Predicted 3D model of a 320-nucleotide RNA (Bacterial RNase P class A) from Hylemonella sp. GW821-FHT06H05. The model forms 94% of the base pairs in the Rfam consensus. The sequence is in RNAcentral, with records from ENA. It is recorded under the gene name rnpB. The organism belongs to Hylemonella, within Bacteria.
RNA sequence: GAAGUCAGCCAGACCGCCGCUGGUGCAAUCUGGGAAACCAGGCACUGGAGGAACGUCCGGACUGCACAGGGCAGCGUAGGAGGUAAUACCUCUCCACCGUGAGGUGAGGAUCAGAGCAACAGAGACGAGCCGAUUCAGUUCGGGUGAAACGGGCAAUCUCUACGCGCAGCAAUACCAAAUAGGCACACGUUGACGGGGCCCCCCGAGUGUGCGGGUAGGUAGCACCGAGCCGGUGGGGCGACCCCCGGCCCAGAUUAAUGGCGGUCACACCGCAGGCAACUGCGGGCGCACAGAAUCCGGCUUAUCGGCGGACUUCACAC
Numbered sequence: 001g002a003a004g005u006c007a008g009c010c011a012g013a014c015c016g017c018c019g020c021u022g023g024u025g026c027a028a029u030c031u032g033g034g035a036a037a038c039c040a041g042g043c044a045c046u047g048g049a050g051g052a053a054c055g056u057c058c059g060g061a062c063u064g065c066a067c068a069g070g071g072c073a074g075c076g077u078a079g080g081a082g083g084u085a086a087u088a089c090c091u092c093u094c095c096a097c098c099g100u101g102a103g104g105u106g107a108g109g110a111u112c113a114g115a116g117c118a119a120c121a122g123a124g125a126c127g128a129g130c131c132g133a134u135u136c137a138g139u140u141c142g143g144g145u146g147a148a149a150c151g152g153g154c155a156a157u158c159u160c161u162a163c164g165c166g167c168a169g170c171a172a173u174a175c176c177a178a179a180u181a182g183g184c185a186c187a188c189g190u191u192g193a194c195g196g197g198g199c200c201c202c203c204c205g206a207g208u209g210u211g212c213g214g215g216u217a218g219g220u221a222g223c224a225c226c227g228a229g230c231c232g233g234u235g236g237g238g239c240g241a242c243c244c245c246c247g248g249c250c251c252a253g254a255u256u257a258a259u260g261g262c263g264g265u266c267a268c269a270c271c272g273c274a275g276g277c278a279a280c281u282g283c284g285g286g287c288g289c290a291c292a293g294a295a296u297c298c299g300g301c302u303u304a305u306c307g308g309c310g311g312a313c314u315u316c317a318c319a320c
Base pairs, nucleotide, nucleotide: 001316002315003314004313005312006311008309009308010307012266013265014264015263016262017261018260020048021047022046023045024044025043026042030041031040032039033038050291055301057300058299059298060297061296062169063168064167065166074165075164076163077162078161079093080092081091082090083089094108095106096105097104098103109160110159114158115157116154117153127150130143131142132141133140173221174220175219176218183212184211185210186209187208188207195204196203197202198201229249230248231247232246233245235244236243237242268288270285271284272283273282274281275280
């Protein structure tokens, strides 16, 4: 210098103005909406998308239902050891295969429990035998094909073994709670209740009143988290995944669904012109980015991704 391998990071920065949305504090305990539950309204301070928020593939937290214990069925996992809340994830390692190598891939339990399968070729392909020669005698010898010819292969066919899994999912679930229509209880009522009409004792006529309870609309919580939390450490243990210790921080959140717009400066990228052998430099223009948008939360995996940055290692070539 060229070609590669592995594991990472960034995803423009700052300022001003105007908005949207959450939290905290303050204030009249005021105003508005609503039957209520509850919601909204002022001022100040402050938080506000991602590395994948995607997919919803795997594992958990959480919640409800079910549940004496065990088993069957079903689904899943599969070398060994470890990490973890847990996993199908991650780490180390053995073996096999691929690569010159750095490295990569593995669907790597069991075929004397049983069943099933084997293209083409071959007489015959899972049952033993067949063909040729030979012998008293399946007695002895030989046999091409094919991955495999009587001794094996395939478990990515069923199966067996070991281990894991109760079922459903935040539209879970809990609480507050109308109107209307049912339900239940009590009281009054054809000896006229309740209500209405005439207005002081007459008429009309069959239910009326109160309470309770369940569900729905609507509302609140779940739900924005002191946590499997985030950041930092020339701290300790471990090959490592990871664990422990110390210090600091509190970090989005609705369902009418927020996270935006405008202006300016700079950086980067792009285009044009000029200079230069080139690296690049100067001037100007332009308005400029990929994949993509949280929805109960967390750990993984997969998939998408314009461009940029640095790191470790390998192979080849050259120079000293």